Predicted 3D model of a 73-nucleotide RNA (transfer RNA) from a Candidatus Micrarchaeota archaeon. Rfam family: tRNA. Rfam classes the family as a transfer RNA. The prediction has a mean pLDDT of 83. The source organism's lineage runs through Archaea, Nanobdellati and Microcaldota.

C1' cells in the first nucleotide's frame, strides 16, 4: 500500500427491505428470608460508528470515512 471482515443497550449478542429493535448477563424496585445468596414478579436503559445515496420505507442494499480483527505486499 492492497484484500476480506465486524461495528446495535453497561457486557454479549438476535433481528425476510415494513408493527413499539429480540434474549441472556448485569443494573433497579417489590415479594420471599433473622439477614445474604438463590427463586419469583415487575421495570429502567439503545434507534443501531459517522456523512451520503437507492427506495414508499434502511440495523439490513450502495459508495465514501473513521475504528477493531485477520490476511497479502
Nucleotide at each position: 500500500g492492497g484484500g476480506c471482515u465486524c461495528g446495535u443497550a453497561g457486557u454479549c449478542g438476535a433481528a425476510u427491505g415494513g408493527u413499539u429493535a429480540a434474549g441472556a448477563c448485569g443494573c433497579c424496585u417489590g415479594c420471599c428470608u433473622c439477614a445474604c445468596a438463590c427463586g419469583c414478579a415487575g421495570g429502567a436503559g439503545a434507534g443501531u460508528c459517522c456523512a451520503g445515496g437507492u427506495u414508499c420505507g434502511a440495523u439490513c442494499c450502495c459508495u465514501g470515512g473513521c475504528g477493531g480483527g485477520c490476511c497479502c505486499a